[in-house]
Description:
Model confidence (mean pLDDT): 89 of 100. This is a predicted structure of an 87-nucleotide RNA (c-di-GMP-I riboswitch aptamer) from a metagenome. The same sequence occurs in records of 2 taxa.

RNA sequence: AUAGCGAAAGGGCAAAGUCACCGAAAGAUGGCGACGCAAAACCGUGGAUCUAAAGCCAUUUAUGGCCAAGAUAGCCAGGUUACCGAA
Numbered sequence: 001a002u003a004g005c006g007a008a009a010g011g012g013c014a015a016a017g018u019c020a021c022c023g024a025a026a027g028a029u030g031g032c033g034a035c036g037c038a039a040a041a042c043c044g045u046g047g048a049u050c051u052a053a054a055g056c057c058a059u060u061u062a063u064g065g066c067c068a069a070g071a072u073a074g075c076c077a078g079g080u081u082a083c084c085g086a087a
Base pairs, nucleotide, nucleotide: 005085006084012037013036017032018031019030020029022027035074041080042079043078045077046076047075048072049071050070055066056065057064058063
């Protein structure tokens, strides 16, 4: 120095909820908040999950079903980068 690992120190992020706002929704953004996280930093490549506006089908005309081009990086895998240094 690198890899593995995760004691200590310095810190970091921010679940649910809530307010505002965007969105058809899932959900995102900002404030408060703190469940947790050693990559809970970044990337939608593979899988998974959520929603179904538009579209298609059915139909008793008011509903149902299918569906991602939408969303989740705090679902998993993968890729990239990174603070500290005990055993």